[in-house]
Molecule: small-subunit ribosomal RNA
Organism: uncultured prokaryote
RNA sequence: AGAGUUUGAUCCUGGCUCAGGAUGAACGCUAGCGGGAGGCUUAACACAUGCAAGUCGAGGGGCAGCAUUGGUACUUGUACCAGAUGGCGACCGGCGCACGGGUGAGUAACGCGUAUGCAACCUACCUUUUACAGGGGAAUAGCCCAGAGAAAUUUGGAUUAAUGCCCCAUGGUUCUAUAAUGCCGCAUGGUAUAAUGGAUAAAGUUUCGGCGGUAAAAGAUGGGCAUGCGUGACAUUAGCUAGUUGGUAAGGUAACGGCUUACCAAGGCGACGAUGUCUAGGGGUUCUGAGAGGAUUAUCCCCCACACUGGUACUGAGACACGGACCAGACUCCUACGGGAGGCAGCAGUGAGGAAUAUUGGUCAAUGGGCGAGAGCCUGAACCAGCCAUGCCGCGUGCAGGAUGACGGCCCUAUGGGUUGUAAACUGCUUUUAUAUACCAAGAAACCUAUCUACGUGUAGAUAGCUGACGGUAGUAUAUGAAUAAGCAUCGGCUAACUCCGUGCCAGCAGCCGCGGUAAUACGGAGGAUGCAAGCGUUAUCCGGAUUCAUUGGGUUUAAAGGGUGCGUAGGCGGUCUUUUAAGUCAGUGGUGAAAUCCUGCAGCUCAACUGUAGAACUGCCAUUGAAACUGAAAGACUUGAAUACACCAGAGGUAAGCGGAAUGUGUAGUGUAGCGGUGAAAUGCUUAGAUAUUACACAGAACACCGAUUGCGAAGGCAGCUUACUAUAGUGUCAUUGACGCUGAUGCACGAAAGCGUGGGGAGCGAACAGGAUUAGAUACCCUGGUAGUCCACGCCGUAAACGAUGAUAACUCGCUGUUGGCGAUACACAGUCAGCGGCUAAGCGAAAGCAUUAAGUUAUCCACCUGGGGAGUACGGUCGCAAGAUUGAAACUCAAAGGAAUUGACGGGGGCCCGCACAAGCGGAGGAACAUGUGGUUUAAUUCGAUGAUACGCGAGGAACCUUACCUGGGCUUAAAUGUAUUAGGACCGUCUUGGAAACAGGACUUCCCUUCGGGGCCUUUUACAAGGUGCUGCAUGGUUGUCGUCAGCUCGUGCCGUGAGGUGUCGGGUUAAGUCCCAUAACGAGCGCAACCCCUAUCGUUAGUUGCUAGCAGGUCAAGCUGAGGACUCUAACGAGACUGCCGGUGUAAACCGAGAGGAAGGUGGGGAUGACGUCAAAUCAGCACGGCCCUUACGUCCAGGGCUACACACGUGUUACAAUGGCCGAUACAGAGGGCAGCUACCUGGUGACAGGAUGCAAAUCUCGAAAGUCGGUCUCAGUUCGGAUCGGAGUCUGCAACUCGACUCCGUGAAGGUGGAUUCGCUAGUAAUCGCGUAUCAGCAAUGACGCGGUGAAUACGUUCCCGGGCCUUGUACACACCGCCCGUCAAGCCAUGGAAGCUGGGGGUACCUGAAGUCUGUAACCGCAAGGAGCGGCCUAGGGUAAAACUAGUAACUAGGGUUAAGUCGUAACAAGGUA
Repeated sequence: AGAGUUUGAUCCUGGCUCAGGAUGAACGCUAGCGGGAGGCUUAACACAUGCAAGUCGAGGGGCAGCAUUGGUACUUGUACCAGAUGGCGACCGGCGCACGGGUGAGUAACGCGUAUGCAACCUACCUUUUACAGGGGAAUAGCCCAGAGAAAUUUGGAUUAAUGCCCCAUGGUUCUAUAAUGCCGCAUGGUAUAAUGGAUAAAGUUUCGGCGGUAAAAGAUGGGCAUGCGUGACAUUAGCUAGUUGGUAAGGUAACGGCUUACCAAGGCGACGAUGUCUAGGGGUUCUGAGAGGAUUAUCCCCCACACUGGUACUGAGACACGGACCAGACUCCUACGGGAGGCAGCAGUGAGGAAUAUUGGUCAAUGGGCGAGAGCCUGAACCAGCCAUGCCGCGUGCAGGAUGACGGCCCUAUGGGUUGUAAACUGCUUUUAUAUACCAAGAAACCUAUCUACGUGUAGAUAGCUGACGGUAGUAUAUGAAUAAGCAUCGGCUAACUCCGUGCCAGCAGCCGCGGUAAUACGGAGGAUGCAAGCGUUAUCCGGAUUCAUUGGGUUUAAAGGGUGCGUAGGCGGUCUUUUAAGUCAGUGGUGAAAUCCUGCAGCUCAACUGUAGAACUGCCAUUGAAACUGAAAGACUUGAAUACACCAGAGGUAAGCGGAAUGUGUAGUGUAGCGGUGAAAUGCUUAGAUAUUACACAGAACACCGAUUGCGAAGGCAGCUUACUAUAGUGUCAUUGACGCUGAUGCACGAAAGCGUGGGGAGCGAACAGGAUUAGAUACCCUGGUAGUCCACGCCGUAAACGAUGAUAACUCGCUGUUGGCGAUACACAGUCAGCGGCUAAGCGAAAGCAUUAAGUUAUCCACCUGGGGAGUACGGUCGCAAGAUUGAAACUCAAAGGAAUUGACGGGGGCCCGCACAAGCGGAGGAACAUGUGGUUUAAUUCGAUGAUACGCGAGGAACCUUACCUGGGCUUAAAUGUAUUAGGACCGUCUUGGAAACAGGACUUCCCUUCGGGGCCUUUUACAAGGUGCUGCAUGGUUGUCGUCAGCUCGUGCCGUGAGGUGUCGGGUUAAGUCCCAUAACGAGCGCAACCCCUAUCGUUAGUUGCUAGCAGGUCAAGCUGAGGACUCUAACGAGACUGCCGGUGUAAACCGAGAGGAAGGUGGGGAUGACGUCAAAUCAGCACGGCCCUUACGUCCAGGGCUACACACGUGUUACAAUGGCCGAUACAGAGGGCAGCUACCUGGUGACAGGAUGCAAAUCUCGAAAGUCGGUCUCAGUUCGGAUCGGAGUCUGCAACUCGACUCCGUGAAGGUGGAUUCGCUAGUAAUCGCGUAUCAGCAAUGACGCGGUGAAUACGUUCCCGGGCCUUGUACACACCGCCCGUCAAGCCAUGGAAGCUGGGGGUACCUGAAGUCUGUAACCGCAAGGAGCGGCCUAGGGUAAAACUAGUAACUAGGGUUAAGUCGUAACAAGGUA
């Protein structure tokens, strides 16, 4: 000091979360020791038991108990007697019990803190000083006697003492009355002095020193009271107050005071927060923080309050009293039922509550307290010990060597390696700790006792002695022996640390983001690692990080946030100069700021924690002295801020009245006739009763075209025909007047669009609601026809708007350019200048960016308003306003980890622009209808194996399912098996032939019997065993490879530079051009790569070379004919190499690229035609069944062999094809011309047979040699428009061929049969030239073939393209976006369901407080005739006040509630589609 998290990515805003520190903690796991701390935070809940406040005999009467002594009785160890002694229960009396100890309920207060004051006060014990202490009296407890009662307790009688009580005396510096003088003070007043009158004291004891007593003064200590300042939350608490505020008088108090009472006055407090409600003891401190702050008040210290709850007084110096009293109440206990007792928030302890907090311990040895002359006694204060890892601090659990890097574990690419790991074993060393034994502290010095010294029998000092709970503890020494001692959490990122197995959106994890759906570093286990360590984690809470309430130190155009606007009160702030003052301010000094704590130095425990000591600090408050710049205050002056005056000028500024024309509608009348109107198209509507249209006249209401404009005016809302009246304002000029009069502005007041409300008018047009017509799946909408409120006027409410510049007001300052409005100046339409407005662009600067930029969102100053994550919610409740609608003020529970701003790249748009493509259009031919073939879906089945499924599956994998194939089904077999290898066993064959069972596989039998040899053996084959298998089982969403598609579309990127905070941009955009990111020009870009093009192949022309199996012009031979033969290379052809085409040339257009020209030339012309070639990428596209491969699964089976069946099923639906429906045709006859391929288990000439498929012979050819072979066409004939001489399905019969085998299930031939079908709905496909269409031929696979398929080949050979509006797809640029899984996107609301919290609510139940009335204990005060007493006085009775109790009506607050309302939330519910693109009606 930061980090994670919103996005595809970026910057910002903004919340949430984490890392740190801390704790009186708790919980989980674990645990060796010590030091020094701490330990009921909850029930101020209830308490058994013990202890916590006594002491004094040197105050007293006395003497129960104990001890001693003496005496008596005597049974010599008992009883009795004696206050005689030590002492002392109970009692009187003194002092103490008001301290110490506990707790934090109450208390928002002079309670606390701080600083003052008391001229308004008290103070026992202590200190100092002065004075005094004379005389007398009456009682009472105890004791004794007698009683009541269960007890607690209590009654009566007799007698008695005191330092108890009373009376008299004396009396001062006391008090008081009278009045006086001096001095002093901030007022009341204080102080000093003397006078007169009045009132009030005492206690004894003694060793004779004293101790104690009384009065007074002073001190010290402790307290009381008053005051300034500070000290919570809520304004959804705004008014409170009758002893209230003040005065006079009296009373009361230690003392002032409404403290109390009577009378008088009507005050007092409050927005600087009264009153009320809620919460809370306050402070020193503690924690955190850089600090400022925030939180905190356990332990320790100070103060306060309280003592079962409430009230009350008594005693006393002090209490309204924790271990005192009285009363009331609640509770508990005892009881003989009559009545009594009690108060742990003292120390222990118990129960309860709770996540949770200790021993019914020891000692007064020390420190301190009470009493005492003292010894001493008492002391749960205190000091110690016990329990608890509760935290802090310290120590240890060994150290060194040791590699075969052991065993084991774990992992891997696994003959091996890595890691655990020098770790272990093993060797050596040490002994803190542990155990055992021994020694053994400091804390102790006093008091006191004894002795001594000084002076004065006492005091002071010296010496010696006495005293230790802790504790035989700390410590020390010796011995033994590595011996007794390590865990916890974590390991996806933040955050240090990684692998395997298991699991399979399950189980689970999680602080945030998020992991888990079969390869999880995130779950669980293991190995390993990391962090800390006698602890480690978790939870809770506080501060920090959070500058996320911002004083230090934030913001408000768009992220949350400027009030709708003005006027203006309080308040805040305020121009220039001079003088005074000294409140603020600054400086010095003094006092205080308790101690402890914090910090620093030093010191003591072995160190540290801890403790001691000294210093500093305590940032504060008060007082005092000074300074005078600034602020304030007072006084005076000034003119520049502000205002006024005069003059000029501007305008849709406002209010009222009047007037005007156009348009619209209506009425009347005329002309006129069939429609009008309306829409995308229609219909509703109007119209023959005459509409619409048109003409004239009349009326009505509303709004004011053109001018008109980034124009003008106004504070904003807003303001528009013209005229008049009244009225307000800005600006400019003059610089005349006043002289700071100013700015802002909480509360307040006024104004305030539209809609809405009230009353009364008005009502043409428009037009919510409503009605009808359309649209639609629906259409409570958009569109149309009507139409009420309203819109208009007057008056009164409402008080809100995206009331926006989403930008508060005022003042000052800060480059420029340009337009415009109104002035000034100027003769001026020119031209500069100046003031005030309204706009555009731009610099610096600012800003997250977009942008703003003298009209700031820049730089400053003042004041006001407002914000603090999203949702819930501008909602609920409460208050205020309103006739209502509603407005204003304005939460919480709960829920999420985001919500949001700006910009970027894409994608998308029923956005735009440009362009392309058989994309449309123009054409030709098809599909969709029929039959059949084939594939698919579905269905069926034992099985109908599997895959492919929009385009990009469906004559696809399959370029050939009768068996095989075959993966499927049924049945029968095999278990190392089909192949191969190694090792091993046995054999000599294996093969083959025959044979039995069987469907076969298989199981068995018979026959037959190898080669080489150096004779050891070897080769080969079979066989046994073992190891390596096998799987068309799963996952194409783990993969490789291959493929489809966008798309043969023109795109996709990089380096350097530049721009931007950044994502990114630029380049690649723009203007042209192209088939093309093709090229040219321009240019913060310059270059480059993958694509395009070219290079490759075929084809079109020519040349050269070469001529066999090809060719044959000339020559020759020869045939019925034929390159048949000799021969030839000319031609065709073959197949190798070349040439050729490049916008090269010409003309035109153009800067150029390029385009145009039926241009020339040329076989070919602008890519000549065709092919191969497929950028970055997209679709988790396809394929684990072609192959390969990770993981998982099966192993007498999911492997493998065999037979049969199935893949060929068939109500149906779809795709792709074939054949047709005929005359451009069918049939018959004759006849011509290809290319490319294939061929020896083959193609087969030719001959014979058969109607034919084919068969039987036979020949050539491993092929430019032989062979397979054209059809459309052409020429004739026939058919004549029919279900036909079209069409050929289907079926019957007979055959041929292949094959082990054609039943399921082959093809072909012949004869017969002769179905549907007459050109095909919506819709849809292909094709732009040698193309479509049409015609046949070949090949692969293959025994054969379901081929009408696929791939090739040639023959014949068209039509059309105006053009780019539209459909589809694509490219580029631009725009919008709430999309980024990217429109098959996102997303809204109702309803239905589950869960959660909340509001309302008839009611029900509590709580605290107040008011009124009734009653009223104890007690203070007060009154009083009867009773007692001589009296003082008392009893009794009465009065005031009051705790408590009761009654009543309201208010407040909380809980609960039938029912109800909305809200939130929840993988796959319903209905629509409101928003985001022009979101399809912005």